[in-house]
RNA sequence: AGGAAACAACAGGGGCGCCCGUUAUGCGGGCUGAGAGGUACCCUUGGAACCUGAACCGGGUUAUACCGGCGUAGGAAGUUGUGGGCGCGUAGGC
Numbered sequence: 001a002g003g004a005a006a007c008a009a010c011a012g013g014g015g016c017g018c019c020c021g022u023u024a025u026g027c028g029g030g031c032u033g034a035g036a037g038g039u040a041c042c043c044u045u046g047g048a049a050c051c052u053g054a055a056c057c058g059g060g061u062u063a064u065a066c067c068g069g070c071g072u073a074g075g076a077a078g079u080u081g082u083g084g085g086c087g088c089g090u091a092g093g094c
Base pairs, nucleotide, nucleotide: 006082007081008080009079010078011044012043013042014041016038017031018030019029020028021027022026050075051074052073056069057068058067059066087094088093
């Protein structure tokens, strides 16, 4: 400097904890949350979905990755189309 938002398709990335009971490899219930193994949910570089830091720090809870800090930290997964703006072209179109 450039790249609209939004939506769709396909593809990819990610997490799944804590507490209680029990007839205990299972099952049931409770807490937070979008989601606590569902093809569901979230996120895909304009990236805090998620990971590292971290068995971290402060607060709170029955307890927890519950809340906040950390965090202008370091990493982290995309193409196309629809659509829109601007410019060029007689037009198709680019």